About this RNA:
The RNA shown here (Bacterial large signal recognition particle RNA) has 266 nucleotides and comes from an Actinomycetota bacterium. Its Rfam family is "Bacterial large signal recognition particle RNA". The family's RNA type in Rfam is non-coding RNA gene. From the family's description: The signal recognition particle (SRP) is a universally conserved ribonucleoprotein involved in the co-translational targeting of proteins to membranes. Its family is annotated with SRP-dependent cotranslational protein targeting to membrane, signal sequence recognition and signal recognition particle, plasma membrane targeting in the Gene Ontology. The coordinates come from a structure-prediction model, not an experiment, and the mean pLDDT is 76. RNAcentral holds the sequence, with entries from ENA.

[in-house]
RNA sequence: UUGCGCUAGGUGGGGAGCUGGCGGUUCCCUGUACUCCAAAUCCGCCUUACGGGAGGCUGAAUCCCUGCCCGCGGCUCUGCCGCUCCGGGGACAAGCACCCGGUAAGUGGUGUUGACGGUCGGGUCCCGCGCGAGCUAGCCCCGUGAACCGAGUCAGGUCCGGAAGGAAGCAGCUCUAAGCGGAAGGCGGCGGCGCCGCGGGGUAACCUGGCCUGAGCCGGCUGCCGGGAGAGCGCUUGGACGGCGUUGUCAACGGCAGGUGCGCAA
Numbered sequence: 001u002u003g004c005g006c007u008a009g010g011u012g013g014g015g016a017g018c019u020g021g022c023g024g025u026u027c028c029c030u031g032u033a034c035u036c037c038a039a040a041u042c043c044g045c046c047u048u049a050c051g052g053g054a055g056g057c058u059g060a061a062u063c064c065c066u067g068c069c070c071g072c073g074g075c076u077c078u079g080c081c082g083c084u085c086c087g088g089g090g091a092c093a094a095g096c097a098c099c100c101g102g103u104a105a106g107u108g109g110u111g112u113u114g115a116c117g118g119u120c121g122g123g124u125c126c127c128g129c130g131c132g133a134g135c136u137a138g139c140c141c142c143g144u145g146a147a148c149c150g151a152g153u154c155a156g157g158u159c160c161g162g163a164a165g166g167a168a169g170c171a172g173c174u175c176u177a178a179g180c181g182g183a184a185g186g187c188g189g190c191g192g193c194g195c196c197g198c199g200g201g202g203u204a205a206c207c208u209g210g211c212c213u214g215a216g217c218c219g220g221c222u223g224c225c226g227g228g229a230g231a232g233c234g235c236u237u238g239g240a241c242g243g244c245g246u247u248g249u250c251a252a253c254g255g256c257a258g259g260u261g262c263g264c265a266a
Stems, first nucleotide, its partner, number of pairs: 001266006009058003012030005020046005034055004064259006073250003078245005084240006095233002098228006105222003108218003117212008125201006131194002134190003138187003141182004150175004158167003
């Protein structure tokens, strides 16, 4: 040096959390890394604590061990920021937002297809009268409606009479009163009915039409002026969350350097 066999070791690591502490189960990072079993009011341990039980693979080096570098990610210190969220405070009105009034520079709208203004009329308003529609306990209307105590006619029968004749009158038929029902045609009545008509009144405001005149008018937004109200914002203070940094610490993956056997044979 090579070959064969074997052993130590390896077969993932790290941060947070838990714990007196260490490891695991849990969450996260790294990134690929044997299998099975149990583990949160938990499992195994005690500073040689970097797990426990059972089985497999690999094996002295790309793989095991040590040191250094890099640095994913976590924890921590601290600063700044935020159309973010939650809470405390403060002002007596300086700002934004809010409300009211004004102005008309900008913008917008409207205007010679005629603005503002003037004038005449119509409507919205009030009163009266109609018309129509609707409703209706009323009247008219239609139907029904009385064993006797309503009417008419009254067969039969009854009564009076010598007779002629007369009287009362049941049933039936006809009619009618109260009542009951119907209809919505007429009358009457009623009123939160009407793009309805007529007459009168009124016309502040609004809408609308004719005429006159002839270039402004409106005030939504921005700006400017004046006033008001209140703590929504801005201010201040504390916290949450997020972003960007900062301090310290641990640190995966990766890179570099070094270190580590035993037996046999050639």